[in-house]
RNA sequence: UGCAUCCGCUGGGGGCGUCAUCGAAAGAUGGCUGAGAUAGAACCCUUAGAACCUGUGUAGAUCAUCCUACCGAAGGGAAGCGGCACGCAAAGAUG
Numbered sequence: 001u002g003c004a005u006c007c008g009c010u011g012g013g014g015g016c017g018u019c020a021u022c023g024a025a026a027g028a029u030g031g032c033u034g035a036g037a038u039a040g041a042a043c044c045c046u047u048a049g050a051a052c053c054u055g056u057g058u059a060g061a062u063c064a065u066c067c068u069a070c071c072g073a074a075g076g077g078a079a080g081c082g083g084c085a086c087g088c089a090a091a092g093a094u095g
Stems, first nucleotide, its partner, number of pairs: 001089003006083005011046004016040001017032006052076003055071001057070004
C1' cells in the first nucleotide's frame, strides 16, 4: 500500500403468469411451474450483477403459460459501510 470469497447493517432494484369453474361485470375459488404468481410488511437480486427488462424469435412439451432449452460470452440493469483482519500478499527501510 492492497486484499477475494463469505457474513452483517442500512439503503436500493425487481417480478407476480397461465388455464379451468362461477359471475353481467368487478372479482372469487381451484389446478400447473417456481424462491416468489400483489393472501405478501414475504421472496429474489444488489456490479465476479440470468433478480429483472429488451422478443408477434426458434425448437420441444402442455389444458395453457419464457413450462423447458437455444439465440445469450447479445444489449441494458440497483451500493455504501463494517466484520473476517494483532490475518494474508506486495514494496521499501533497518539489523